[in-house]
Context: one part of a larger RNA
RNA sequence: GAACGAACGCUGGCGGCAGGCCUAACACAUGCAAGUCGAACGCCCUCUUCGGAGGGAGUGGCAGACGGGUGAGUAACGCGUGGGAACCUACCCAACGGUACGGAAUAACUUCGGGAAACAUACGCCCCUCUUGAGUGGAUCUUGAGGGGGAAAGAUUUAUCGCCGAUGGAUGGGCCCGCGUCGGAUUAGCUUGUUGGUGGGGUAAUGGCCUACCAAGGCGACGAUCCGUAGCUGGUUUGAGAAGAUGAUCAGCCACACUGGGACUGAGACACGGCCCAGACUCCUACGGGAGGCAGCAUUGGGGAAUAUUGGACAAUGGGGGAAACCCUGAUCCAGCCAUGCCGCGUGAGUGACGAAGGCCUUAGGGUUGUAAAGCUCUUUCAGCGGGGAAGAUAAUGACGGUACCCGCAGAAGAAGCCCCGGCUAACUCCGUGCCAGCAGCCGCGGUAAUACGGAGGGGGCUAGCGUUGUUC
Numbered sequence: 001g002a003a004c005g006a007a008c009g010c011u012g013g014c015g016g017c018a019g020g021c022c023u024a025a026c027a028c029a030u031g032c033a034a035g036u037c038g039a040a041c042g043c044c045c046u047c048u049u050c051g052g053a054g055g056g057a058g059u060g061g062c063a064g065a066c067g068g069g070u071g072a073g074u075a076a077c078g079c080g081u082g083g084g085a086a087c088c089u090a091c092c093c094a095a096c097g098g099u100a101c102g103g104a105a106u107a108a109c110u111u112c113g114g115g116a117a118a119c120a121u122a123c124g125c126c127c128c129u130c131u132u133g134a135g136u137g138g139a140u141c142u143u144g145a146g147g148g149g150g151a152a153a154g155a156u157u158u159a160u161c162g163c164c165g166a167u168g169g170a171u172g173g174g175c176c177c178g179c180g181u182c183g184g185a186u187u188a189g190c191u192u193g194u195u196g197g198u199g200g201g202g203u204a205a206u207g208g209c210c211u212a213c214c215a216a217g218g219c220g221a222c223g224a225u226c227c228g229u230a231g232c233u234g235g236u237u238u239g240a241g242a243a244g245a246u247g248a249u250c251a252g253c254c255a256c257a258c259u260g261g262g263a264c265u266g267a268g269a270c271a272c273g274g275c276c277c278a279g280a281c282u283c284c285u286a287c288g289g290g291a292g293g294c295a296g297c298a299u300u301g302g303g304g305a306a307u308a309u310u311g312g313a314c315a316a317u318g319g320g321g322g323a324a325a326c327c328c329u330g331a332u333c334c335a336g337c338c339a340u341g342c343c344g345c346g347u348g349a350g351u352g353a354c355g356a357a358g359g360c361c362u363u364a365g366g367g368u369u370g371u372a373a374a375g376c377u378c379u380u381u382c383a384g385c386g387g388g389g390a391a392g393a394u395a396a397u398g399a400c401g402g403u404a405c406c407c408g409c410a411g412a413a414g415a416a417g418c419c420c421c422g423g424c425u426a427a428c429u430c431c432g433u434g435c436c437a438g439c440a441g442c443c444g445c446g447g448u449a450a451u452a453c454g455g456a457g458g459g460g461g462c463u464a465g466c467g468u469u470g471u472u473c
Stems, first nucleotide, its partner, number of pairs: 001473004006469005013345006019338002021303001026301002030298003035062003040059002043056005069256003078181007087173002092169003096165004114119001125149006133141002154161002182228003189219003194216008231253004235246004258279005281292004309335001311334003317331001318329004348378004358369004382414001384409005392400001417462005422443003428457005438445002
């Protein structure tokens, strides 16, 4: 000098664009953040002009694996880059074939009835096995016990939308490899599924991924193992560059979702707002038992030098469902707060004295503040008031918003501070103080004339900011 997700002190007019828990991956009251489909299905309720319309819970389908958050873990094929072969891919696209019949359950519902609640057993249904009895045997029936099962591909307003099987594509993903990827040797040896083979299992798929047997290998001073630290990258920042530092916002990848483990469903998860188990914590309880997971958006407590509203709208863009109308969407678009940053603008312009008053200095003559003020002549950006008023939206639909912008009105009117002045380093005098009080980045100032402390006048620098502190180059 430059930079910052900054903080602190003093000060503070406006706008545009951006940014805003870096600390406790600490704990969270409350609300919202993932639903949708009646053109898959039956049932119940309400209204009815008797045509129908609306609603509710349930079965079923698709979606809840995306979007959003965080960076704890991870030194790793995790990431970056370049390759590879043994794979999967719902919805979408292309083209091919089919879309008949029959059987059996279950939820809803009804009955019974447990519980404070959360919830939920049983009965009524079917199949299998064992068992008791009837039956000469068998078939069949019956009693009790145990285990298991879990509907459905058509619909329609005749335009179509679907469904099943197989093929290719597209997209997305799984896996393997070369190279690159922090510090420590005051960590030198590490390893037994370890290294390889064969058979088998498992997976969508290769493979010690798993298992049995066989062999004794494999890695390491070109740093294995261990310890510490850390998400990685595009980028950002500094620098002439080489390079150093860094990884907020935005984008790609990865990992995580109270802590640990596990699988289920599914095309896809070992699943943030799904399930089960264990643990810690919190809450409810009739003490028998239950409920919960903000590292989603707001918000609260706590921690901290420090970081915002319990806002509006689905109008746009995008996503899910639906044939559609439409519904949902704290994604998103906007608004609110904050000088946190960058950028722009203003706080007036012209004229005005051998120069008012006041202040300060003085050699007491004067000098300086200083064209500065007053006065005179003007202007009205921004803010204010009044009127009009968008684009963003293909026909309709605008949260933003009566916003941006345009026109008019009034009046210099509402709008300047901060740091410094010994040298480095631009800028000097007086008073006070007297090694005191204090200053200080370094050198150093202060012990009675201090340009270095404190105040004043004057001056210098930057300016809605200015200084200080911290960090990086």